Context: one part of a larger RNA
Order: sequence, then structure tokens, then C1' cells
RNA sequence: UGACGGGGACCCGCACAAGCGGUGGAGCAUGUGGUUUAAUUCGAAGCAACGCGAAGAACCUUACCUGGGCUUGACAUCCCGAUGACGACGGAGUAAUGUCCGUUUCCUUUCGAGGCAUUGGAGACAGGUGGUGCAUGGUUGUCGUCAGCUCGUGUCGUGAGAUGUUGGGUUAAGUCCCGCAACGAGCGCAACCCCUAUCCUUAGUAGCCAGCGGCAAGGCCGGGCACUCUAGGGAGACUGCCAGGGACAACCUGGAGGAAGGUGGGGAUGACGUCAAAUCAUCAUGCCCCUUAUGUCCAGGGCUACACACGUGCUACAAUGGCGUAAACAAAGGGAAGCGAAGCCGUGAGGUGGAGCGAAUCCCAAAAAUAACGUCUCAGUUCGGAUUGUAGUCUGCAACUCGACUACAUGAAGCUGGAAUCGCUAGUAAUAGCGAAUCAGAAUGUCGCGGUGAAUACGUUCCCGGGUC
Repeated sequence: UGACGGGGACCCGCACAAGCGGUGGAGCAUGUGGUUUAAUUCGAAGCAACGCGAAGAACCUUACCUGGGCUUGACAUCCCGAUGACGACGGAGUAAUGUCCGUUUCCUUUCGAGGCAUUGGAGACAGGUGGUGCAUGGUUGUCGUCAGCUCGUGUCGUGAGAUGUUGGGUUAAGUCCCGCAACGAGCGCAACCCCUAUCCUUAGUAGCCAGCGGCAAGGCCGGGCACUCUAGGGAGACUGCCAGGGACAACCUGGAGGAAGGUGGGGAUGACGUCAAAUCAUCAUGCCCCUUAUGUCCAGGGCUACACACGUGCUACAAUGGCGUAAACAAAGGGAAGCGAAGCCGUGAGGUGGAGCGAAUCCCAAAAAUAACGUCUCAGUUCGGAUUGUAGUCUGCAACUCGACUACAUGAAGCUGGAAUCGCUAGUAAUAGCGAAUCAGAAUGUCGCGGUGAAUACGUUCCCGGGUC
């Protein structure tokens, strides 16, 4: 000077408290440990590993195992020789790749050759998801969007260092004011950026019978941009105004006007540093190691195993509910090797069909909770749906290991969950649907969207974390 204290003072945070809903019990999904295995590839390990890398393992992916092949190699550059092709089509053969046979088939030229491609050879070399994240770059997590971390000059101190940055107030904030041997400055804070809430304006191939006309009654057509909306520009909020408090300050409390009030709400943005934190398997890279194999190609298997243990989720245990009938209201997205309408067939998954659409125009597309009517009457049930059987649909060379979905049948555990533990302060929690990325197919995961829409916060004694003295 720091760090630490079951030392003190002050302050903050869903930290506690006050509330609401969960987890921990059940079934299933998924990740991990363990065990098993020829292999169950590798990494991640308190918070900050465990629906994590993986925005998607049937083959491929794939790195693992077994078996079968290759050795200048699947890929790059250089040298020499041969060929004129390479490729495409057909056939033989193999579990498959490799392999073999037949047909067809280059360009320029000064005719010396050159270009290009394939193949053979020799080596230089290629190759390695092999090791070391404790040799590294880059990237990331975390403390933490916490309010801190420093520097120049000066001053003080023998010096390490101190001061500034402490103090009195105040703030979300080292935010601002006042004071002061300090005076200034930098990285952070805030603002500048994006979305959202109000209005004006510009522009109307979506919107409107708002006002007029026509009809097939559909904004469908004529017609019009008033409104909604879309997307460019602008206005608006600044403690600007008033009152009180305060040191006449900063600021605080209340009020007016206003769509919005004191950071309006949300996002992006992460200081100096900490954890030899994570990653050599995104990539790059030093050193070490392999080189007829630790490289490379192919087939099959495995990553999907299962006595068990843990994490994260989904569905429930029901009447604020289940089922049936017939009605209503979104936003944000995606679409050409794509989205695929109407119609027809099928109980259904789906099939057929092919209109329209590179999309404010067409399609995915039905929003669902909700409201109305009917039924069930507290039961392991008309709750719950695991498991299993049969028959199917779709994708795809291919669903046995190991896909999703449909119909019929089956109908398990489960009657609200011990100790313990998690999230959330408002359009939030809770609840109900929709979409997208990845993707041939394969979400209860992830990332978004709008719908319905609460309760509680006295307070800071205590638990946890952080800041200042």
C1' cells in the first nucleotide's frame, strides 16, 4: 500500500422481509456422473460445468470401435517421362471404396514447340480433431453496468508512499455543489446510436363506403388520400414553470400544463484489473510427437447402452376443470431445388390437384387462452396420459439397431410433494397460443412475437454479494 476480521460507521442490490408461482415427490424429455462396452469420440466442473460447445448423431456429420483397402498420398507447390484427354454413357465385379472392359471425346502454333488435363516415377514434402490453454495470439465467461481505476505538474514524507480521489451535503453514478496544498487531465458514469410511447409534415398499387356512383355484395370496380397503416423528415421533456424545504448551492418534496416528468420504458454499449478462469476440437501458432501411420478411403457398428445418482425442463395430479358444438380478436416472421390456395379423396397423419406468389398484392395461416350453449358431479373418474399391440402416413439410397406423425385398442405412476431450494417489483410474474434459425426428415430446447394479466414491498435487525471511510 493492499487483502482479511464471527471490528466499527454509512450506503446499495429480488440480498432479506412482504407477496405470487415453481423445483425437490410421479411419468416422460434432455444434459451430466457412474457403470457397462470392441467403441459407448472429445471438451465444459462451485457461483461463472451439467436443454453447455451441438442453430438440430439413421448414412453423411464423426473426431470413436471392428473389418477391408492406399502409401508423394483425400488436399498444395516443384522436377522428369507417357498419353490426348479429363469427363460422360453402357457393362463386369465387390459388403463398399478401390478395380477391369467397351463406345465417344482438347486448344494454340512460325511445326521447333507451347498451354491445359490425366496418369506413371523419384524425392523435397503433404497430412494429423495427436500433446501442451501452465509456452501463446485471438475470442469468451466472471466480479459487474458495480462506480470505480489512474496520470502530469506541484506540495508533504529519508523512504515505501501520501495528497488530488479525503471532509459537509446530494445523486442511479468519482453525479453535482461547497470546502480544502492542491491545480488540471485521461479511461469509466451520463449524453451522442437503435426500438417504443404523442403530434406535425412528405408520399400513397396495403387502408376507407369516411363522402359519391356501380354491381357478381367481395374495397370487387370507378373514384379519393380524410382516417388507419407503412417509412423518410421534423417537433416534443429541459427540473423549462410555480410553491415549500435546503447553505441564497447542488439537490429534494409537492403541483400545473402535457401523450409522456424528473434516467419515460427497453436495447446496444462492460474502465484498470481478478480467477496461471475457458478454449491448441472455430481459427492462427511456438515446442514436442506420428510418417506403409497418431495420415487417408470405404462398409458396418457406436456417440441412442442402464442397477443407480444429480441438474435443467415438459405433462399432470383436475370442477378457476375435462369434453362437445358453433362464434370473435394479434403481432412478428418465412417462402423458388421454395410457400403451396380453391376443389376432390381419406376418420386421420396425408394424398391428389395445381391457381397465385421472388410477395404491404399470393401462400404458410387455424391464433389459442376467452365469451356463449350443452354435458360430466368429486371418482384414480368423461382427471391423467406413460407403456404396449395392430394398421398406416411422410421424409429419405436406406427408418432393424435409431426418425417424426396418424387411427383404433391398451390405459401405468400420480390425489399438490421431507429436509432444502429457485425466479420475479408492472404490461413484470403467472397463463395461453404464434413464428423463426438449424434442417431432406427429426424440439418439451433456443431465439423472437404479440394476447389475457395480478399480488406485495412496513422496513434494513438478520442471510448473501458489492461500494466508501

RNAcentral holds the full RNA, with entries from ENA. This is a predicted structure of a 469-nucleotide part of an RNA (small-subunit ribosomal RNA, 3' major domain) from an uncultured bacterium. It matches the Rfam family "Bacterial small subunit ribosomal RNA".